[in-house]
RNA sequence: AGAGUUUGAUCCUGGCUCAGGACGAACGCUGGCGGCGUGCUUAACACAUGCAAGUCACGGGGGCCCGCAAGGGCAACCGGCGAACGGGUGCGUAACACGUGAGGGACCUGCCUGGAAACGGGGGAUAGCCGGCCCAACGGCCGGGUAAUACCGCAUACGCUCAUCGCGGGGCAUCUCGUGAUGAGGAAACCUCCGGGGUUUUCAGAGGGCCUCGCGGCCUAUCAGCGACGGGUAGCUGGUCUGAGAGGAUGGCCAGCCACAUUGGGACUGAGAGACGGCCCAGACUCCUACGGGAGGCAGCAGUGGGGAAUCUUGCGCAAUGGCCGAAAGGCUGACGCAGCGACGCCGCGUGUGGGAGGAAGCUCUUCGGGGUGUAAACCACUGUUGCCCGGGACGAACAUCCUCUUUCGAGGGGACUGACGGUACCGGGUGAGGAAGCACCGGCUAACUCUGUGCCAGCAGCCGCGGUAAUACAGAGGGUGCGAGCGUUGUCCGGAAUCACUGGGCGUAAAGGGCGCGUAGGCGGCUCAGUAAGGUUGCGGUGAAAGCCCGGGGCUCAACCCCGGGUCGGCCGUGGCAACUGCUGGGCUCGAGCACUGUAGAGGCAGGUGGAAUUCCGGGUGUAGCGGUGGAAUGCGUAGAGAUCCGGAAGAACACCGGUGGCGAAGGCGGCCUGCUGGGCAGUGACUGACGCUGAGGCGCGACAGCGUGGGGAGCAAACAGGAUUAGAUACCCUGGUAGUCCACGCCGUAAACGAUGGGCACUAGGUGCUUGGGGGAGCGACCCUCCGAGUGCCGGCGCUAACGCAUUAAGUGCCCCGCCUGGGGAGUACGGCCGCAAGGCUGAAACUCAAAGGAAUUGACGGGGGCCCGCACAAGCGGUGGAGCAUGUGGUUUAAUUCGACGCAACGCGCAGAACCUUACCUGGGCUUGACAUCUUGGGGAAAGCCGGUGGAAACAUCGGGCCUCCUUCGGGACCCCAAGACAGGUGCUGCAUGGCUGUCGUCAGCUCGUGUCGUGAGAUGUUGGGUUAAGUCCCGCAACGAGCGCAACCCCCGCCCCGUGUUGCUCACAGGUCAAGCUGAGGACUCUCGGGGGACUGCCGGUGCCAAACCGGAGGAAGGUGGGGACGACGUCAAGUCAUCAUGGUCCUUACGUCCAGGGCUACACACGUGCUACAAUGGCCGGUACAGCGGGCUGCGACAGGGCAACCUGGAGCCAAUCCCCGAAAGCCGGCCUCAGUGCGGAUUGGAGGCUGCAACCCGCCUCCAUGAAGCUGGAAUCGCUAGUAAUCGCGGAUCAGCUACGCCGCGGUGAAUACGUUCCCGGGCCUUGUACACACCGCCCGUCACGCCAUGGAAGCUGUGAGCGCCCGAAGUCCGUGUCGAAACCCUCACGGGAUCAAGCGGCCGAAGGCGAGCGCAGUGACUGGGGCGAAGUCGUAACAAGGUAGCCGUAGGGGAACCUGCGGCUG
Repeated sequence: AGAGUUUGAUCCUGGCUCAGGACGAACGCUGGCGGCGUGCUUAACACAUGCAAGUCACGGGGGCCCGCAAGGGCAACCGGCGAACGGGUGCGUAACACGUGAGGGACCUGCCUGGAAACGGGGGAUAGCCGGCCCAACGGCCGGGUAAUACCGCAUACGCUCAUCGCGGGGCAUCUCGUGAUGAGGAAACCUCCGGGGUUUUCAGAGGGCCUCGCGGCCUAUCAGCGACGGGUAGCUGGUCUGAGAGGAUGGCCAGCCACAUUGGGACUGAGAGACGGCCCAGACUCCUACGGGAGGCAGCAGUGGGGAAUCUUGCGCAAUGGCCGAAAGGCUGACGCAGCGACGCCGCGUGUGGGAGGAAGCUCUUCGGGGUGUAAACCACUGUUGCCCGGGACGAACAUCCUCUUUCGAGGGGACUGACGGUACCGGGUGAGGAAGCACCGGCUAACUCUGUGCCAGCAGCCGCGGUAAUACAGAGGGUGCGAGCGUUGUCCGGAAUCACUGGGCGUAAAGGGCGCGUAGGCGGCUCAGUAAGGUUGCGGUGAAAGCCCGGGGCUCAACCCCGGGUCGGCCGUGGCAACUGCUGGGCUCGAGCACUGUAGAGGCAGGUGGAAUUCCGGGUGUAGCGGUGGAAUGCGUAGAGAUCCGGAAGAACACCGGUGGCGAAGGCGGCCUGCUGGGCAGUGACUGACGCUGAGGCGCGACAGCGUGGGGAGCAAACAGGAUUAGAUACCCUGGUAGUCCACGCCGUAAACGAUGGGCACUAGGUGCUUGGGGGAGCGACCCUCCGAGUGCCGGCGCUAACGCAUUAAGUGCCCCGCCUGGGGAGUACGGCCGCAAGGCUGAAACUCAAAGGAAUUGACGGGGGCCCGCACAAGCGGUGGAGCAUGUGGUUUAAUUCGACGCAACGCGCAGAACCUUACCUGGGCUUGACAUCUUGGGGAAAGCCGGUGGAAACAUCGGGCCUCCUUCGGGACCCCAAGACAGGUGCUGCAUGGCUGUCGUCAGCUCGUGUCGUGAGAUGUUGGGUUAAGUCCCGCAACGAGCGCAACCCCCGCCCCGUGUUGCUCACAGGUCAAGCUGAGGACUCUCGGGGGACUGCCGGUGCCAAACCGGAGGAAGGUGGGGACGACGUCAAGUCAUCAUGGUCCUUACGUCCAGGGCUACACACGUGCUACAAUGGCCGGUACAGCGGGCUGCGACAGGGCAACCUGGAGCCAAUCCCCGAAAGCCGGCCUCAGUGCGGAUUGGAGGCUGCAACCCGCCUCCAUGAAGCUGGAAUCGCUAGUAAUCGCGGAUCAGCUACGCCGCGGUGAAUACGUUCCCGGGCCUUGUACACACCGCCCGUCACGCCAUGGAAGCUGUGAGCGCCCGAAGUCCGUGUCGAAACCCUCACGGGAUCAAGCGGCCGAAGGCGAGCGCAGUGACUGGGGCGAAGUCGUAACAAGGUAGCCGUAGGGGAACCUGCGGCUG
């Protein structure tokens, strides 16, 4: 410090996610030791038991015990002090609660410190105790008697308090401080061990408390402004975590403050409490009870139950520190010190160290060679941390007290005593490698890879995503990586996130400029002078607790931890200086702004008037059959006279031409002409004001269209509606009608793609060129020309900016000021609440849930019912077919024991099959074999060859018997060969063509596909390859930021066409000779044809024209052949997971007496159907009969077979010749000549069937071909649709060959014979090439995608209500209790009185105010739930349509209104995205 993830790729925007750190944690696996910390985050839920606050006998009397006594002990009671501290918790609290800093001129303060003064003298009670009584308990009542440092008067009063007066000081002030005088008022307690302790009054201090204020720190405006009030949440802080910082989050332990103590209320006591372990009352709860009543409060320490993912011992000790009491000894102290439990955290240590193989075993991978684990182990040599055993053994301890010494009597030194932890830490010795390693991860991010299993299953997953038979992603294993007594997971916080942006972001198109203006508060503000000092800046002072943090040092062996010192603590307060800047006050200025005057352009606004054209309607005339409308029609109108045309009239609305990237206005918007009223702009001039300015939260006003209300108006247009068409449907597009509305007046509404998708103001920063409108100058005028200065409005363009597109003095550039707005997509501009509205609705405006994206710009493709250019038998033109029939063949389907398998649009279907009766054969049925039908090797045994012939069983395979035969090499062991047995292994047409090689199809013989360097672009990428011509062609030429190159095209190769050379048999025969019925038959020849080789020839080379040049094209000459002469071979980068595991090869996988192998029979030939490809036909351009002519390619020895004979024929018999330019197949057929048939299901057609034969073969039943006789079916030119072909082609005719015993071949591959028609042309269909355009497509239009409906799941709104909860209000009741009143027949202290009694005072009771809980009532807020209901999200392949994206097939979208199953459609206005 970044990374992953939107795309085919790119840049940007933007969210999601990860790597880091942290934790009072929890969970999973694992776990050796120690130190230091830390441990109910949930139920402030309920609590058994024990302990947590007592102490003082030097305040008091008494009791009991010990003692002879002196004295000592126990502890109840009165009394004193303490119990308001310490300890716990975080409910409440948004508050002066906390933090910080000030103030208190209405304050308080026990114990402690210092100062001053005092402690005189009396009185009356009451616990305990004794007696009696009640009682279950807790407790209580009556009587008697007693003490005090308990209680009450009195005396005294320096000082104190109050009142009055005087003097001095302070303050803004109510006032207050100091001091003096007079008057009034108010004290006490004593004990003693004689050291001392204690009490009272008062002043001061220390420490603590209380009150007030400035500032600071949460969410919510759907709580009206001022952060008032309301709602929600929350103890606050020092700090802690994170972060570079700013900041964000947090407040556990420790420390400070606050609040609370079962819930609520209340006071009492006291220095202090509205009191955790006090009291009273009320409520809830628990317990006891003899039913009458009582008792209780762990949010103290332990502990229990419960809740929960989760949090400890009912331990030891007061030895230390601290607290309370005490004179002290001492007592108490769950504060505290320790120990225990928990890897909960941090820190430290260990589980050994060194040597040890080209490297054991095991495991694992393997290409079977080997590699890995791995110096790892074993083994050798050592060490001794820790554990265990033995021994020694602390610091923490010094006080108090006692003893002693010194002493300035304050105190100091020494000694003794005192340890829970603990026989612990630590030290020494012994033992002995001996007891001590796991966890997560290994697809990318992210460090670490293989095997096996699994097969979209099981599972993983933080994000992207893995898993559908070879998974580095699941599970296991081997190995590896990381950390290590831990490692992972989960949760939370910060970070990364500049993703709320102060530091440090944005708003044309990504989310985001308010529809526009006026203007309030506020924010900001020109030049200059002076003052001031709030801001600012600088110095000093106070504060900022400790701990923490940082630095330095020190102590535990180190560290964690602890101690000491320093720094920091960003802040606040006070005070002094400075005056540039901002502010404030005052004075001045004119350039900002305004104002005045003179002009000027304009659809600026409002009102009134007025004009013509057009439309429609009405009346009349002329006139006749149509009009109208559309893609084509129909509805509609018209013989009752339409439309057309002429005249007249009426009405309403809108203003053609001018008219314009013209004008005006803030925006919406504004258009005939005239008049009136009125707003703004601009120019010129510079007399006037003197900063009067800019912006603008709220607020107010304006605001297209649609819509609403009332009343008018209504020609045209036109939602809705109706009808007609279209269509599968057509609630649409088109047509005919048509109502609201559109218009006017008044009042509402307040929204738009209200857009420049660009807020306003000011300033600055190159230009060029139009237009509008002012002004100035130039020769005299001018409307002309030139030029200059403004204001406005366009286009182009540079710097700069931008993600790019683009913007560019009219900024989206550079700056300043102010406002508005944004923070992923969906949910949703929805719900709820509020405000507005008559309504429609508007404004404000969420959440749950859900997704890993949603987006912007640009790129390359692909696509378009976009455009341009151009090809192809693509269409058209033409010829012949298919689709109908019968048959053949292939396929689907069905059937079957099996009908083996594959091929499936073009590019599967006469395809693999160039030959299924057995074989083939892979399928089925049945019968056999198991080292196998086949290969290699090993071991043991045997044998003679293997094999052949014959017999038996059998369907055969096979089994068995008999016969005969008996090879080769040899080192004589044996081997080759065969058989038997055994083991390695064979074998598989089993699966996967989506694991593959190879081969092939296809786009496509299309003209394309790329690279290097350079250049351009942030980049994908572009350029080159585009453009202008040209071509069959990216063929060539020209141009050009490109220049070259490669794979393709073409050419080089083969066949055919002309010529030449060579060659001359088996081919040829001109000439010569012989010869035959005839014949190159023979001699002979080397001319010709021909054969086989070789060569020539054609290159736009020549001429003319066209082309700017060129390339090239057109025409011509010559030529056998001409612009690629015809044909073939040849197929770029790639596409289709195209085809083939059954040609072959091959990874993986499966079978192994079978999924192998052998055999027999069957099947692949099935048949109600459907399709493809063919053959033969339907006839007369024909059929039949007779005669007759002319090929080429090929094939032939288990072969072709002349010829002869037989048979109607297939064929048979005999068989010459030929291993073939020799012989044979071999008759070519159509054709030609002659004849018959005459339009008929025929003398067409030949299916089907019967019969008789022939051939091949072991065998023609399933299931062959051929022949003859007989039979003669469908079919009379084939619907929709569809195929081939552009010349020696189509059509038509026959011939040959491969395979093959034969053949289901009508197929396929070739060969020759005869031999056409047509192409205007490129609009349309199909395919393709190039350029361009749009795109929401990229699996690429067979794409994408919208809404209703149906089903499942989820969250949510409304809702009659129901339930709960919160705060407040009114009323009722009214506990405890303070206060007030009253206070009798109540009462010791003081006063009067001899006494009785009275007074003063107190007080029960009663009354009253207030008052918690409770009750009643009307509402409010919040939450939960709710029949039913609304939409929403998600879900694998459901239904209906096709709305959007290409002109998406009606351009789309926005607002509004109506309509419709639904997307949507239509009207009106607007936008171009």
The prediction has a mean pLDDT of 84. The RNA shown here (small-subunit ribosomal RNA) has 1473 nucleotides and comes from a soil metagenome. Its Rfam family is "Bacterial small subunit ribosomal RNA". Rfam links the family to the GO terms ribosome and structural constituent of ribosome. The sequence is in RNAcentral, with records from SILVA.